This is a predicted structure of a 357-nucleotide part of an RNA (large-subunit ribosomal RNA, domain IV) from Symbiobacterium turbinis. Its Rfam family is "Bacterial large subunit ribosomal RNA". Gene Ontology terms of the family: structural constituent of ribosome and ribosome. The source organism's lineage runs through Bacteria, Bacillota, Clostridia, Symbiobacteriaceae and Symbiobacterium. The full RNA is in RNAcentral, with records from ENA.

Context: one part of a larger RNA
RNA sequence: CCCUCGCUAAGGAACUCGGCAAAAUGCAUCCGUAACUUCGGGAGAAGGAUGGCCUUUCCUGGUGAGAGGAGAGACGCCUCAAAGCUGGGGGAGGUUGCAGAGGAGAGGCCCAAGCGACUGUUUACCACAAACACAGGUCAGUGCUAAGCCGGAAGGCGACGUAUACUGGCUGACGCCUGCCCGGUGCUGGAAGGUUAAGGGGAGAGGUCAGGCCGCAAGGCCGAAGCUUUGAACCGAAGCCCCAGUAAACGGCGGCCGUAACUAUAACGGUCCUAAGGUAGCGAAAUUCCUUGUCGGGUAAGUUCCGACCCGCACGAAUGGCGUAACGACUUGGGCGCUGUCUCAGCGAGGGACCCG
Numbered sequence: 001c002c003c004u005c006g007c008u009a010a011g012g013a014a015c016u017c018g019g020c021a022a023a024a025u026g027c028a029u030c031c032g033u034a035a036c037u038u039c040g041g042g043a044g045a046a047g048g049a050u051g052g053c054c055u056u057u058c059c060u061g062g063u064g065a066g067a068g069g070a071g072a073g074a075c076g077c078c079u080c081a082a083a084g085c086u087g088g089g090g091g092a093g094g095u096u097g098c099a100g101a102g103g104a105g106a107g108g109c110c111c112a113a114g115c116g117a118c119u120g121u122u123u124a125c126c127a128c129a130a131a132c133a134c135a136g137g138u139c140a141g142u143g144c145u146a147a148g149c150c151g152g153a154a155g156g157c158g159a160c161g162u163a164u165a166c167u168g169g170c171u172g173a174c175g176c177c178u179g180c181c182c183g184g185u186g187c188u189g190g191a192a193g194g195u196u197a198a199g200g201g202g203a204g205a206g207g208u209c210a211g212g213c214c215g216c217a218a219g220g221c222c223g224a225a226g227c228u229u230u231g232a233a234c235c236g237a238a239g240c241c242c243c244a245g246u247a248a249a250c251g252g253c254g255g256c257c258g259u260a261a262c263u264a265u266a267a268c269g270g271u272c273c274u275a276a277g278g279u280a281g282c283g284a285a286a287u288u289c290c291u292u293g294u295c296g297g298g299u300a301a302g303u304u305c306c307g308a309c310c311c312g313c314a315c316g317a318a319u320g321g322c323g324u325a326a327c328g329a330c331u332u333g334g335g336c337g338c339u340g341u342c343u344c345a346g347c348g349a350g351g352g353a354c355c356c357g
Stems, first nucleotide, its partner, number of pairs: 001352008010343002014341001019338001027051005036041001038173001052095012066080004096100001108336007115328002120132002136171007148157003174323004179253003184250002186246005193241003199235002204230005211222004254272005281315001282312001293309005
């Protein structure tokens, strides 16, 4: 010096990103318990008091000699019950130690805010969470050989179920709610028109050449049938175009200028654009760049925190909005208690390090 422990004057979070760690609380009985609340809770809220032993007294239970009763009778049944022993509880008085839940074991608490309703689940080996799940809500699919899923098939799950069922998506208890846009994309429906594949169709065109013609020849030209290559019109679904519907489908939800008898501001007006221009609620927020915004609170002093304001760079309504009791090894701010976290270090114990072997 390191590890694991024990103690510490005065102070008591001044430590630190942060009370991390440690300390403190801790049991039983009694008293007493707030806001808020979904009336269950919150609650072990918080905060207090008491606790050993001895004597005495009272209440109550067990055991129980014995006594009595019903009965024809019984060792059986019913009732009462002394002493002793014993269990539990209350009262009074006394006594003792520094200390009586004398050891071990054995909640710290409160206030406020965020997120998630809750119990649950998770990254086997750096994340346990505000992530996942969840009851509840909603949309869509599915009429039974169901849809969906596994499989090459047979077959199986769904389900020996049947729309109060099953499957898929989103949301996520509960409360109050969930506005506007269907132009784009998707989905659903429609079928008049446009477009449109294979296929049908075969107009026409080409190749080949029996033969014919020209030529002295080489060769050239024409060319039926057949075979063959190619092939226009026309016919020809779904889809797409098109017409509607649909946002708890994917998604989207404006700009400029002016205006009131101080000023400022603009209920009001004008104009451009759009499918429609963000309603309620919330708001410097797990979202605010400017920003440590401004004001208020808390502190002697507060980039954090709480309450407001609204100029929302860039909240906003089931990618849900705003609240919310209870819950949380979650996150943030404050306080009480308590402490070697610290001022600031000291002493002690055991084990290492170190020395000898």